[in-house]
Small-subunit ribosomal RNA, central domain from an uncultured prokaryote, 348 nucleotides, folded computationally. Rfam family: Bacterial small subunit ribosomal RNA. Gene Ontology terms of the family: ribosome and structural constituent of ribosome. The coordinates come from a structure-prediction model, not an experiment, and the mean pLDDT is 88. The RNAcentral record of the full RNA draws on ENA.
Context: one part of a larger RNA
RNA sequence: CUGGGCGUAAAGCGCACGUAGGCGAACUGAUCAGUUAGAGGUGAAAUCCCAGGGCUCAACCCUGGAACUGCCUUUAAUACUGUCAGUCUAGAGAUCGAGAGAGGUGAGUGGAAUUCCAAGUGUAGAGGUGAAAUUCGUAGAUAUUUGGAGGAACACCAGUGGAGAAGGCGGCUCACUGGCUCGCUCCUCACGCUGAGGUGCGAAAGCGUGGGGAGCAAACAGGAUUAGAUACCCUGGUAGUCCACGCCGUAAACGAUGGAUGCUAGUUGUCAGCAAGUAUACUUGUUGGUGACGCAGCUAACGCAUUAAGCAUCCCGCCUGGGGAGUACGGUCGCAAGAUUAAAACUC
Numbered sequence: 001c002u003g004g005g006c007g008u009a010a011a012g013c014g015c016a017c018g019u020a021g022g023c024g025a026a027c028u029g030a031u032c033a034g035u036u037a038g039a040g041g042u043g044a045a046a047u048c049c050c051a052g053g054g055c056u057c058a059a060c061c062c063u064g065g066a067a068c069u070g071c072c073u074u075u076a077a078u079a080c081u082g083u084c085a086g087u088c089u090a091g092a093g094a095u096c097g098a099g100a101g102a103g104g105u106g107a108g109u110g111g112a113a114u115u116c117c118a119a120g121u122g123u124a125g126a127g128g129u130g131a132a133a134u135u136c137g138u139a140g141a142u143a144u145u146u147g148g149a150g151g152a153a154c155a156c157c158a159g160u161g162g163a164g165a166a167g168g169c170g171g172c173u174c175a176c177u178g179g180c181u182c183g184c185u186c187c188u189c190a191c192g193c194u195g196a197g198g199u200g201c202g203a204a205a206g207c208g209u210g211g212g213g214a215g216c217a218a219a220c221a222g223g224a225u226u227a228g229a230u231a232c233c234c235u236g237g238u239a240g241u242c243c244a245c246g247c248c249g250u251a252a253a254c255g256a257u258g259g260a261u262g263c264u265a266g267u268u269g270u271c272a273g274c275a276a277g278u279a280u281a282c283u284u285g286u287u288g289g290u291g292a293c294g295c296a297g298c299u300a301a302c303g304c305a306u307u308a309a310g311c312a313u314c315c316c317g318c319c320u321g322g323g324g325a326g327u328a329c330g331g332u333c334g335c336a337a338g339a340u341u342a343a344a345a346c347u348c
Base pairs, nucleotide, nucleotide: 004319005318006317007302008301012316014201015200016199017198021194022193023192026087027086028085029084030083031082033081034080035077036076037075038074039073040072041071042070049065050064051063052062053061054060091191092188093187096183097182098181099180103177104176105175106174107173108172109171110154115149116148117147118146119145120144121143125136126135162169206247207246208245209244210243211242215241216240220236221235222234223233258315259314260313261312262311263310266293267292268291269290270289271288272287273286274285275284276283277282278281297304298303321348322347323346330341331340332339333338
């Protein structure tokens, strides 16, 4: 170099943008670089292979042949690939007209509830549990009414509903802003796909500085339980959870399923559009999403099945018995925690 694979057996980077590279629609002409065929030259000898021979055989040696799959020159072919020139619109993008949406950022604002504070009523318990106790309460608790403060989260609507590349997104209003879908005319004319490095985004926890702190709650304290109980249960409770700015860069970051394109039976929901027909609120058709079932096909089976794990093409990533080990060492990054890259001895 080659082979077989990657839903669950080892294996899809967490996700995107994009550099180099790889691959790339239809038609016509030119060229002949790749490609194919012929010819010539060269491809030292030894080695390898074949035939014959010499040492008693063999190893070894000798003679001859073949081969040396390569390179160079030249002649020819022109389908395909490349290159050049021209054309085209089915890919891609832009214009115009509509549409849906928890897409993002910032600012403002609303009600319910918890807690606390003040006041009123009121009196002996409250709370908690399997049962209790720690705890709170005659300095007036729990309960109830009114007023106030403050923080965090947004019941119902709510839906295998929606939008987003993923992480993730849900009270309401405004401002700014990204993407998507549909319809129609028209424009550009391959402008495309993927993407090593690279860059950006990236839950929770954690870290730095400064705020904030209602509820919850690692650590911690106490009460129980228990043989013990560094737990499960209870009463408290600090970081944290929240905000701003900066860092970290990991997750069962999951559809455990990389991206793009084409093709391959159907049935039935639902979301956003459009068109036609008429019973004017239905039917039919169609495009894009999101589900359930199911044929062919695939699969070790489970299952997947036009949203493929089917049939193909292109590009990237990754795997190669278990443990040692995602560890050591070294490098890079980080304030640190650590992350990333990543072995071997040994052992079964």